[in-house]
RNA sequence: CAAGCCGGAUGGCCGCUCCGCUCUAUGUUUUGCGUACCGGGCGGGGAGGAAAGUCCGGGCUCCAUGGAAGCACGGUGCCGGAUAACCUCCGGCGGGGGUGACCCCAGGGACAGUGCCACAGAAAGCAAACCGCCCCGCCAGCAAAUCGGCCUCAUGGCGCGGUUUGCGGAACAUCCGUCCGGAUGUUUCCGAUUUGCAGGCGGAGUAAGGGUGAAAGGGUGCGGUAAGAGCGCACCGCGUUCUUGGCAACAAGGACGGCACGGCAAACCCCACCGGGAGCAAGACCGAAUAGGGGCGGCGCGGGAGCGGGCAACCGCUGCCAGUCGGCUUUCAGAUCAGCCGCCCGGGUUGGUUGCAUGAGGCGCGCCGCAAGGCGCACCCGAGAUGAAUGGCCAUCGCCCCGUCUCGCUUCGGCGAGCGGGGUACAGAACCCGGCUUACAGGCUUG
RNA sequence: GCCGCAAUAGCUCAGUCGGUAGAGCGGCGCAUUCGUAAUGCGUAGGUCGGGGGUUCAAAUCCCUCUUGCGGCACCA
Numbered sequence: 001c002a003a004g005c006c007g008g009a010u011g012g013c014c015g016c017u018c019c020g021c022u023c024u025a026u027g028u029u030u031u032g033c034g035u036a037c038c039g040g041g042c043g044g045g046g047a048g049g050a051a052a053g054u055c056c057g058g059g060c061u062c063c064a065u066g067g068a069a070g071c072a073c074g075g076u077g078c079c080g081g082a083u084a085a086c087c088u089c090c091g092g093c094g095g096g097g098g099u100g101a102c103c104c105c106a107g108g109g110a111c112a113g114u115g116c117c118a119c120a121g122a123a124a125g126c127a128a129a130c131c132g133c134c135c136c137g138c139c140a141g142c143a144a145a146u147c148g149g150c151c152u153c154a155u156g157g158c159g160c161g162g163u164u165u166g167c168g169g170a171a172c173a174u175c176c177g178u179c180c181g182g183a184u185g186u187u188u189c190c191g192a193u194u195u196g197c198a199g200g201c202g203g204a205g206u207a208a209g210g211g212u213g214a215a216a217g218g219g220u221g222c223g224g225u226a227a228g229a230g231c232g233c234a235c236c237g238c239g240u241u242c243u244u245g246g247c248a249a250c251a252a253g254g255a256c257g258g259c260a261c262g263g264c265a266a267a268c269c270c271c272a273c274c275g276g277g278a279g280c281a282a283g284a285c286c287g288a289a290u291a292g293g294g295g296c297g298g299c300g301c302g303g304g305a306g307c308g309g310g311c312a313a314c315c316g317c318u319g320c321c322a323g324u325c326g327g328c329u330u331u332c333a334g335a336u337c338a339g340c341c342g343c344c345c346g347g348g349u350u351g352g353u354u355g356c357a358u359g360a361g362g363c364g365c366g367c368c369g370c371a372a373g374g375c376g377c378a379c380c381c382g383a384g385a386u387g388a389a390u391g392g393c394c395a396u397c398g399c400c401c402c403g404u405c406u407c408g409c410u411u412c413g414g415c416g417a418g419c420g421g422g423g424u425a426c427a428g429a430a431c432c433c434g435g436c437u438u439a440c441a442g443g444c445u446u447g
Numbered sequence: 448g449c450c451g452c453a454a455u456a457g458c459u460c461a462g463u464c465g466g467u468a469g470a471g472c473g474g475c476g477c478a479u480u481c482g483u484a485a486u487g488c489g490u491a492g493g494u495c496g497g498g499g500g501u502u503c504a505a506a507u508c509c510c511u512c513u514u515g516c517g518g519c520a521c522c523a
Base pairs, nucleotide, nucleotide: 001447002446003445004444005443006442008397009396010395011394012393013392014391016046017045018044019043020042021041022040023039024036025035026034027033028032048426052437053436055435056434057433058432059431060279061278062277063276065333066332067331068330069329070328071327073275074274075273076272077271078092079091080090081089082088093107094105095104096103097102108270109269113268114267115264116263117262130210131209132206133205135203136202137201138200139199141197142196143195144194145193146192147191148190149189150157151156158168159167160166169188170187171186172185173184174183175182176181218236219235220234221233222232223231237259238257239256240255241254242253243252244251245250283354284353285352286351293345294344295343296342297341298340299339302321303320305318306317307316308315309314323336324335325334347522348521349520361380362379364377365376366375367374368373398424399423400422401421402420403419405418406417407416408415409414448519449518450517451516452515453514454513457472458471459470460469466503474490475489476488477487478486496512497511498510499509500508
C1' cells in the first nucleotide's frame, strides 16, 4: 500500500416485544372450533456492517393494459463480460502518478454547426510582428590603412579633452643668452576609397531568440541560409493508408505526407444506447363519527340501426360509428358507456386487518469461468415494532491506553510479569432487495 | 417513512449560457447642531455552508457531505 474478516465472551438479577401452547372468561349442536383482551405459567425468536444518507438501480402496488413510430424532457458514454437492473461489479485497453507494492481517470465526437478563450500581450483562431536578427537605400559619426590635395625653404600637419577657447608635446621664425636653457609669435589643414565599430530614418525578409499568457501553428540534433525557417536530412511525435495479431477497445510493423487539424462538450449541441408517472402515508378491506355538505372550474352523458315491451311518451337488449384511456402526436389491438376529475371552504376520526416476512434468501459440496458470477444437488427458516421492542445493573474474563508504582531480564534502546486508573466505538430495522457514499474504539488474516 | 426547496457582508436579498461579488438597512469616522435625531460625504466588513472534481479560470457546471425550511394521513 492492497484485499478480506471480526467488531466482545460467560454467569446472575430485573425488564421489553412477537409467536405457539396452556390456565381464565365467553359464544355455539358435541368431540371441537371461534372470539376477547387483561393477567398468570411454560417454550421459542429478537438489529447492522453500515440498519444511516436517500445518491442510483430494481421488485411490488395504483394510474385498465400491451405493441409500433415520431417529438419533447432526463440520464448514460473506451472495449468485452456479469446482472432483474444500474451513475454498480469483474477482466482488458489507453492516459497519468508513484522507487515500489499499487493508486487515479464522466475515457464518444472539436474538418455538422453555434458559442467562449477575461486580464496581459504586437498578435487568441482560417493569426500577427513589439524588442531582436539579417539585407538594401539614405544620413551623419569614430578608428585604422592606402591614395591625393593644400600650407610651408624644410620639418611638420600629433596626443588629451564634450565643444570654441584651451592644456601638453613637436617643428619653424625672432629675441635674450658662452653652452644647457628661457621668452614671444606662427603652424598643428582638407578630401576620396576600403575595412571595422556604433547609431538614426525608410523599405524588404524572418519566426531561431526575448517578452505576454493557461495556451503563440510540432520537438531534439546536424546541415543550410544574408539572417532564418520542415528549407533539407536523421530520430521522435502527428495525419492518411495497408498488413498482421486481437471478439473489440487497441497494439506492432510497412508505405506515403513536411505538418495541415489549438483548447473547452461536468457550454449549447451531434451520435449511440437507456428511460411512462407516482410511491407502502402506494394499494385493498372492515369499523367509528360528521352537515352523506357548499362554492368555482374542466370533460362527458352523442349519432344512427335492429329486436322486444308499451296506446303513447318512453324503457330494455344487441352490435356499429364517434368520444375517452398513465408528457404530446399518429397508429394497431384492447378496455369503457356511466358520471368522473381538479382546486378552495367547512365537518368528522386519529381505530383495526392486510400489503408484511420463502426471498434476485442463507449455508455446504460439486462443476464451469482469470474474475464478477452462473448451473446442479442437499440442508435451513433466522426480527416484525407503530409515543415505535431487541435493554439495564453486578461479577469474572478478554482487548486497548496511561502510570513520579513493584519485581525480574537487558545488547541500556527497552522487554516481560504484577498492581492501580481509564476506555471498550459508529450507530439502531419500519415493504423488500442489489449497489454507491459517509461514520466507526479496537483487533485479526493474507499478499 | 416518502417527496421537494434553500444556504452569498451583522440583517434582508440581488448576481446563472464561467472571467477579480453588489444593493438597502446596520457599523465606524467627519461635517451639520447648543446637543440628539434626520441629512450629506467618506470608509471598513465576504473561506459565496464544508470537501473533491471539470476548466487556463468556479458563487455559477458536476459529485459528495452538513445544516435549515416546507409538504404528504383517512372518511364523507
Record summary
Two RNAs folded together computationally: RNase P RNA and transfer RNA, 523 nucleotides in total. Rfam match: Bacterial RNase P class A. Its family is annotated with tRNA processing, dimeric ribonuclease P complex and ribonuclease P activity in the Gene Ontology. The family's RNA type in Rfam is ribozyme. About the family: Ribonuclease P (RNase P) is a ubiquitous endoribonuclease, found in archaea, bacteria and eukarya as well as chloroplasts and mitochondria. Its mean pLDDT, the model's own confidence on a scale to 100, is 76.